[in-house]
Molecule: SAM riboswitch aptamer (S box leader)
Organism: soil metagenome
C1' cells in the first nucleotide's frame, strides 16, 4: 500500500514519580499515585498447529463505545442550535 473487524470479554504487585486519555473542543482518569518500566495473572480468537473445540505457539488487548464530538446525507421536534439513524475521514489491532 490492500483486506478484515473495532457496542462484548480481561488487574494484581513492583519500581518511578505528573501526566494521561492521538490530534482541535467537550468531558474524564491521576499524589487514595496517573503515564511508563518489569512481572504475575487474565480475556480474546487475527494467523500457525491442530481438527470443531483445546488454548499449545506468534500477535494484541485488560477506564468510560475507537470515551463523545467534528465531515456528509437522511429523519424529528424544534428554533438557529439539539436528538436519533446511516456513510465518510482519521485511528488501533491482525493478516498479506
Nucleotide at each position: 500500500c490492500u483486506u478484515a473487524u473495532c457496542g462484548a470479554g480481561a488487574a494484581a504487585g513492583a519500581c518511578c514519580g505528573a501526566g494521561g486519555g492521538a490530534a482541535g473542543g467537550g468531558c474524564c482518569c491521576u499524589a487514595u499515585g496517573a503515564c511508563g518500566u518489569c512481572u504475575u495473572a487474565g480475556c480474546a480468537a487475527c494467523c500457525u498447529g491442530a481438527a470443531u473445540a483445546c488454548a499449545a505457539g506468534g500477535u494484541g488487548c485488560u477506564a468510560a463505545c475507537u470515551c463523545c464530538c467534528a465531515u456528509c446525507c437522511u429523519g424529528a421536534a424544534a428554533a438557529u442550535g439539539u436528538c436519533a439513524g446511516g456513510a465518510a475521514a482519521a485511528g488501533a489491532u491482525g493478516a498479506g